[in-house]
Context: one part of a larger RNA
RNA sequence: CUGGGCGUAAAGCGCGCGUAGGCGGCUUGUUAAGCCAGAUGUGAAAGCCCCGGGCUUAACCUGGGAACUGCAUUUGGAACUGGCCAGCUAGAGUACAGUAGAGGGUGGUGGAAUUUCCAGUGUAGCGGUGAAAUGCGUAGAGAUUGGAAGGAACAUCAGUGGCGAAGGCGGCCACCUGGACUGAUACUGACGCUGAGGUGCGAAAGCGUGGGGAGCAAACAGGAUUAGAUACCCUGGUAGUCCACGCUGUAAACGAUGUCUACUAGCCGUUGGAAGACUUGAUCUUUUAGUGGCGCAGCUAACGCGAUAAGUAGACCGCCUGGGGAGUACGGCCGCAAGGUUAAUACUC
Repeated sequence: CUGGGCGUAAAGCGCGCGUAGGCGGCUUGUUAAGCCAGAUGUGAAAGCCCCGGGCUUAACCUGGGAACUGCAUUUGGAACUGGCCAGCUAGAGUACAGUAGAGGGUGGUGGAAUUUCCAGUGUAGCGGUGAAAUGCGUAGAGAUUGGAAGGAACAUCAGUGGCGAAGGCGGCCACCUGGACUGAUACUGACGCUGAGGUGCGAAAGCGUGGGGAGCAAACAGGAUUAGAUACCCUGGUAGUCCACGCUGUAAACGAUGUCUACUAGCCGUUGGAAGACUUGAUCUUUUAGUGGCGCAGCUAACGCGAUAAGUAGACCGCCUGGGGAGUACGGCCGCAAGGUUAAUACUC
């Protein structure tokens, strides 16, 4: 360079934004870089290939031809790609009017429950387990009534429901703020798609500084179990879990399925809109954007996928190339550290 691939066999970056680059809608004109055709020059000889000739033949030698797919110059062509000029509205976007939503941020606020404390009533147990014990309790526990404090999470509603690019988001209220969808018109006029580097976001755990600390709970202690029990069970319990700011940058970050576009039978549910119909209803029909279940064709090694494709095609990026060694060593970059990222050899089967 070429080939074959990436749901589960090796393989889709965790997810966006976006630089270079690659690719790019319809129409007229123009240009002639790519492209096509002709001509000229060149493309050494030998060799290869074809047709002959010479050694008895072959190898070998030798004559001619073809070829040398290339390069340069020049003449012509204008469909396609590119450049330039002009235009268009089907892609993309803006304006207007609405709609739904746990989308994000900040500040308030509410009730249930757990725990602790105070006070009252009250007496001998409570708690826990397979059974127990450690533990708590006559210095009055547990139970129950009233009050107070404090932290965290928001039952029901709740739904293969909604929103978000992903991670993720759930009491209520206010403010600030992003996106989506629908409708009808007007406007801009290809402004688009993808995206190496780059840059931002990114669960949990972990780290730094300062707060906070109810419940839960690594570590740790004790009690059990057991041959042992550095566990599973029980009683406690510190980091942590929470908040602010900063770092870390990884996950089975999963739909194990990159993004965008077009096309390709149907049927049934559900969420948000719009339009229409009548019998005005717990109605029906059409349409659109999601989200689910089946299923034709087709695809697939099979399982399965099947308009939310793993079907049929196109554009661009990423990645794979036998198992182990190893996502490791060394080096680079990043990080306070933990470590992350990039990423091999020997050896071995």
Small-subunit ribosomal RNA, central domain from a metagenome, 349 nucleotides, folded computationally.
Rfam family: Bacterial small subunit ribosomal RNA. Gene Ontology terms of the family: ribosome and structural constituent of ribosome.
The prediction has a mean pLDDT of 89.